[in-house]
RNA sequence: GUGUUGAAACGACCUGUCGCUGUUCCGAGUAAUCGGAAUGGAGGAAAGUCCGGACUGCACAGAGCACCGUGCCUUGGGAAACCGAGGGUGAUGGCCCUGCCAUCAGCAGCAAGUGCCACAGAAAAUAAACCGCCCCGUGUAUUCGGGGUAAGGGUGAAAACGUGAGGUAAAAGCUCACGCGUUUCUCGAGCAAUCGGGAUCUGGGUAAACCUCGCGGGCUGCAAGACCAUGUAAACCCACGUUUGAAGGCUGCUCGCCUGAUGUGGGAGGGUAGGUCGCGUAGAUAAAUGACAGGUAGCUGCCUCAAAAGCAGCCACAGAAUCUGGCUUACAGUUUCAACAUUUUU
Repeated sequence: GUGUUGAAACGACCUGUCGCUGUUCCGAGUAAUCGGAAUGGAGGAAAGUCCGGACUGCACAGAGCACCGUGCCUUGGGAAACCGAGGGUGAUGGCCCUGCCAUCAGCAGCAAGUGCCACAGAAAAUAAACCGCCCCGUGUAUUCGGGGUAAGGGUGAAAACGUGAGGUAAAAGCUCACGCGUUUCUCGAGCAAUCGGGAUCUGGGUAAACCUCGCGGGCUGCAAGACCAUGUAAACCCACGUUUGAAGGCUGCUCGCCUGAUGUGGGAGGGUAGGUCGCGUAGAUAAAUGACAGGUAGCUGCCUCAAAAGCAGCCACAGAAUCUGGCUUACAGUUUCAACAUUUUU
């Protein structure tokens, strides 16, 4: 210098013509509305609707169960969600390979219990005998029957801890040595997760399987909610009920509590569906924020030894709807940083 991967930031600007729309002012018009002037008009994700909050309404009398969420340690920021730093454990990859670096994590628990492990295989956790090995009997080239076995072979992701020795009829943690994992206790280091040593216990995996443990959770949603105008039928029917309490509310249930009387629920029928607020330095309400032309910036190509100039083409993802903090996803091109590979020069 080039390339690959990862992360982060930016991701357009100017002029003219025409068009849309908010606000303010002026003029015309009975009004609807029209004309003019000034001044504003879509993002880093506006997307996904995944998590949190503000705000809204109900409740504000809770308690228990259920249900939902969450999960390595220390620490900083934060209202929370989440983000950052350092570390531990595990996995994957790389390197100058007994150590270091990078990335990732639904990293509390399978020694509380219950399940599941397709197909293949004899057998998948109270396992098991297809081939094989050994012993006895029968038979006599072959075969058949009984007993023992899980070291060798096969199937499989995994065959029930591994290697070696002894032992055995043949074998097996049957015994021994070493090693790996697990339970409990203890010593040392560390704030801790955890690491190392000793003794003890004990050997499949799986909890985005049910479940157990710890911590936390009132529900609801702007299509929330508030107000005004207009208009009808305060009418009709049925059921229950008026403090011995119907219906309703407090999440789903139970207890408990609260409200409640020309009451509550249901049926049939009638009227209205308009406007204001919520609502914002964009603020619409079927939803505006644009189109065309020229140029600048950027990228690609032609031309050139190279460069400049010139010419041609391209210019990403994409569109506010109560507001806001995060997470995830999409993205032409430019810039920066890191790791790796490679080339050249010193």